[in-house]
Context: one part of a larger RNA
This record gives sequence, C1' cells and structure tokens, in this order.
RNA sequence: UGACGGGGACCCGCACAAGCAGCGGAGCGUGUUGUUUAAUUCGAAGAUACUCGAAGAACCUUACCAAGACUUGACAUCGUAUGACCGUCGUAGAAAUAUGAUUUUCCUCAGCGAUGAGGACAUAUAGACAGGUGGUGCAUGGUUGUCGUCAGCUCGUGUCGUGAGAUGUUGGGUUAAGUCCCGCAACGAGCGCAACCCUCAUAAUUAGUUGCCAAUAUUAAGUUAGGAACUCUGAUUAGACUGCCGUGGAUAUAACACGGAGGAAGGCGGGGAUGACGUCAAAUCAUCAUGCCCCUUACGUCUUGGGCUACAAACGCGCUACAAUGGCUGUUACAAAGAGCGGCGAAGCAGAAAUGCGGAGCAAAUCUCAAAAAAGCAGUCUCAGUUCAGAUUGUGGGCUGCAACCCGCCCACAUGAAGAUGGAGUUGCUAGUAAUCCCGAAUCAGCAUGUCGGGGUGAAUGCGUUCCCGGGUCUUGUACA
Repeated sequence: UGACGGGGACCCGCACAAGCAGCGGAGCGUGUUGUUUAAUUCGAAGAUACUCGAAGAACCUUACCAAGACUUGACAUCGUAUGACCGUCGUAGAAAUAUGAUUUUCCUCAGCGAUGAGGACAUAUAGACAGGUGGUGCAUGGUUGUCGUCAGCUCGUGUCGUGAGAUGUUGGGUUAAGUCCCGCAACGAGCGCAACCCUCAUAAUUAGUUGCCAAUAUUAAGUUAGGAACUCUGAUUAGACUGCCGUGGAUAUAACACGGAGGAAGGCGGGGAUGACGUCAAAUCAUCAUGCCCCUUACGUCUUGGGCUACAAACGCGCUACAAUGGCUGUUACAAAGAGCGGCGAAGCAGAAAUGCGGAGCAAAUCUCAAAAAAGCAGUCUCAGUUCAGAUUGUGGGCUGCAACCCGCCCACAUGAAGAUGGAGUUGCUAGUAAUCCCGAAUCAGCAUGUCGGGGUGAAUGCGUUCCCGGGUCUUGUACA
C1' cells in the first nucleotide's frame, strides 16, 4: 500500500421488511447429470453452466456409429497432353459408383480461307500441395459473461517522507453520481458520472395519398363527388431550466432539501442505447483468424442406413391444471406492432373439422395474413374426481416433404391417468409495474409450451434499515501478500 475480520461509523440496492403471483407436490414439454449404447458428436459447470451455443437434429444439417467406396483428392493455385465432358436412356448396386448406348465444345485476336496464338470449360497424368469441427482458450488475436450502469480508476507539476509511498481523491454539508458547494499544500488534467443520440408524453408550422370526414350531396359501405377542419402519418421547431414564490440550510447571499404556483410534463419526466482502470490463467482453437504439435491410401473425402429423440434414477427452466372471480353453449364490441412474390392468399364452393377446390387483389397507410382474446349480454352446470382436469391409448382422416417405421405437425370420434393448492426451502416484481389475456416476427419445406417484440384489462404493499445477501466511503486490528 492492499486484502481479510462472526471490528467500528456512515450510505445504497426488490437485499431484508410490507405485499402480490409463483417454484418446490401432479402430468407433460425442454435442458443437464447419470446410466445404457456400435454411436447416443462436441462445447457450457457456484453466483457468471443447465428452453445455454442451437433464430427451429426425419434425409440434409452432422461434427458421432456401422457398412460400402476414393486417394493431387469434395475445395484452391501451378505444369504437360487431349477435345471433349456434362446431359439423356439402359444394366448392376442401398447409394456413392461402375458400365453400355446416344449426343458432342465455347470465346477473343490475326487471316479471304486453311490455319495459328491466347483464354474459358472438361478429362487424363506428375508432383508441389490441398484437407482436418484433430490437440492446446494455460501460446494467442478477435468476441463475450461477471463484479456493475457500481462510482469509481488514474496522471502532470508542486509539497511531505531515507524509502515503499502519501498528498490531490481526506474533512463539513449535499447528490442517483469523485454530483455540486465550502474548507484545506496543493494547483490543474484525463478515463468514467451527467449531457449530446433514439423512443414515448404536449403544442405549433408544413405536407395531405393509399390515411381522415365537421359542413354539402350521394351510397349497402368514407362508397363516390368534395373538403384540408379533426384523427393520423413524418419532417422542422418550441417546451423543463430549481426559471418563479415561500420555508429550511455555515447566514446575511453556497450547494442543496421540502412545500407551492403555473404547466401536457417538475426537480434525472418514463423507457432504451451507452459498460471506466481492472477482476475471475472466467468462456470460446466447434463462428472466424492464428503460433506450435499431430494425421496424410487417413484423424482427409463421398454414399446409404442408424444415432444426436435411448431410460431404474436425480436436478434446473417452463406449460397445463387441481375449478364456480369457474367450465360449456349462444350472441356481441374494442388494439398495437409486424410479415408478404419460389410470397401473403380474399370472395365463393365442398367438408363436422384439419383441409381441399378456387384464384380476386397486393412488391402493399391501397390487397392479404386477420378471427384479436380476456371483457360485456343471455342460458346451463351446483361442489362432485364432477359438464373440473386433460395425460395415456385405439381408430379414421388431413398437410408438408424423394421419404413421417425409428422420429413431424394438425383434425375428428372413442378412451379419461395423476392432480382437491403442494415439506424443508426458494424465485420474480415498486406502476401502466406484478398478475392475467390474446396478436406478430425471426429461424423455417414441415415442426414453438422456447426466444424476441406488440398491445388489451390492470392491482396490493413499502413502518422502516435491527437482521440475511451484495456493493461504496472513512477508520481500526492482523503471525496474510
């Protein structure tokens, strides 16, 4: 100087407390361990692994296993030779591939032409080499997690100390903040904080089509004429700064705190992006790049089939429930944000439905996906393992796709398991939040209870900081560095 303390003081955080909803019990989904296996590819491991890499394993993917094949190779550059090869059809085969028939080059320049030169493509051949998701993340770059959006981390000059170092950065107040004020052997500065950026909330100006409709006419309908007010869209501005008032606050005149006025918004207005010096030899050689090591008729490459989906068990994360604030039936409103041409696919028709036929319109404020659902209204069930719950299984159908056996999704009928609110323990959340209800997108042929977004309805509680956890500042002890 740090680190640590079941030392002290002060402060903060859904850290506790006060509340609400969960998890831990059940069934299922999913990830992991373990076990099994020819293989169940690999990585991730307290917090900071475990719906994580994977924004989507039937083949492919695929890295694993079995079998069958290739060896200048599936891919790149270079030499020589040839002018075909590919494709199509047949045979063998699981395919890769082998073989037979058929077919048969292109471009540029020179030249009337023959032909010559160069290039492309393909085949054969030789070696230089290719190739490796093989090893090492403890050789590395790059990227990322975490402490933590915590308020810290440093430097120059000066001063103090023999020196390591100290001071500044400590102290008194204050703040979300090393934020600001005052004081001070310090005076300044940098990286962080804040602001500048995006978005939501208000208004004005401007622009009105595909959006809008107050007045006029018109229609089944903002449908059409018309209108530019309103809504909305999107561009430019304004607006919030403790600016104003009062009280407190070393006071009389600091920073600041509390209350008030006005205001759409008030003291950081809400949300996002933004992550200092560093810590964990943290993660990643399987995104990529890369040193070294290793393989080179194989640890490379191709193909078919299988596996990654196994199943005594254990754990994590979710979904659905256990019902009456509910289930079922009928009826009837109100969104936002997105996506669409190898696409979204309307009306109409068929079907009980999944879906099929159909093909209008739309590269979309125009058309489509598209029905929002919970809510409301009416009826029924009457506390039951039930008209709760839906696992499991059987049968029949539909869709995608060469192909749904291993191993997809959907519909219908039948079947109707556990489950009656969950031990110790444990998670999230402070407001348009929790809870609850639907909608969309990426990935994607098909496959979503996951992920990322969108809106609808919309609470309770917060005395407070003794305690648990984590963090910050000062101080103290130490046989630790």
The part of an RNA shown here (small-subunit ribosomal RNA, 3' major domain) has 481 nucleotides and comes from a Clostridiales bacterium. Model confidence (mean pLDDT): 84 of 100. The organism belongs to Eubacteriales, within Bacteria. Its Rfam family is "Bacterial small subunit ribosomal RNA". Its family is annotated with structural constituent of ribosome and ribosome in the Gene Ontology.